Predicted 3D model of a 254-nucleotide part of an RNA (large-subunit ribosomal RNA, domain VI) from a Candidatus Beckwithbacteria bacterium. The RNAcentral record of the full RNA draws on ENA. Its Rfam family is "Bacterial large subunit ribosomal RNA".
[in-house]
Context: one part of a larger RNA
């Protein structure tokens, strides 16, 4: 800013991209073929590599604001109980989330011309010959057919519905993420969008405080305790306030 009123949704597809692989067992069949050795085409079944693309239930890894244990040091007057710093101080776990060593899926049928080659009919040349005129068959390759994008495809395509000027719609701003450098998209702005709580999960693994037992170091009980991130329900307690802008002469003729 364009596509000739403006919008909100949904499409066709001109055209570009991707993908394209391959291996071993079986069956046919110890058959056809061959003296034997030895040993298939065709077809059809089955598992495997490798490579793309997805996904996080599971396994694992990772989890620098989540829990436990533990040195050394220094606060918090001290004892006990924290706290900071030592690489997150080390160390043993671990939600979400990311991820692969987990997992799903796909690498397919099928169709048209052809390469190379292999024909059929047949002349020039009474004869041959796959070609001169005609007709057939032939590849992982070539055009489709599978997947992704796609009307700025300026030829700028089609359809539904909506709005006729304090109109449809959008956007300033705000809460935010399955989104993300910035923009963009996406959920929402009085509702469940984020925080706060509140419950379930999940993690770690038995708080402190008191009493018991022990000279003590400790150990048991209260007690599957206490604390507890990002995830999942549910609650308006808090913040998305008030607002404000842009936006069609019903949309020519030659």
């Nucleotide at each position: 800013c364009g596509u000739u009123g403006g919008a909100u949704u949904c499409u066709u597809g001109a055209g570009u991209g991707a993908a394209g692989c391959u291996g071993u067992g079986c069956c046919c069949a110890g058959u056809a073929c061959g003296a034997g050795a030895g040993g298939a085409c065709c077809g059809g079944c089955a598992u495997g590599g490798g490579u793309c693309a997805g996904u996080c239930a599971c396994u694992g890894g990772u989890g620098u604001g989540c829990c436990u244990g533990u040195u050394g040091u220094a606060g918090c007057a001290u004892c006990a109980g924290c706290u900071g710093c030592a690489u997150u101080g080390c160390a043993g776990g671990g939600u979400a989330g990311c991820c692969a060593c987990a997992c799903u899926g796909a690498u397919u049928c099928g169709g048209g011309a052809u390469a190379a080659c292999c024909g059929c009919u047949g002349a020039a040349a009474g004869c041959a010959u796959c070609u001169a005129a005609g007709c057939g068959g032939g590849a992982a390759g070539c055009c489709c057919a599978u997947c992704a994008c796609a009307a700025g495809a300026u030829a700028a395509g089609g359809a539904a519905u909506c709005c006729c000027u304090a109109u449809a719609g959008a956007c300033c701003c705000c809460u935010g993420g399955g989104a993300g450098a910035c923009u963009a998209c996406c959920a929402g702005g009085u509702a469940a969008u984020a925080g706060g709580c509140a419950g379930a999960c999940g993690g770690u693994g038995g708080a402190a405080g008191u009493c018991c037992u022990g000279u003590a170091a400790a150990g048991g009980a209260u007690u599957a305790a206490g604390c507890c991130u990002a995830g999942c329900u549910g609650u308006a307690c808090u913040a998305a306030u008030c607002g404000g802008u842009c936006g069609a002469u019903u949309g020519a003729a030659a």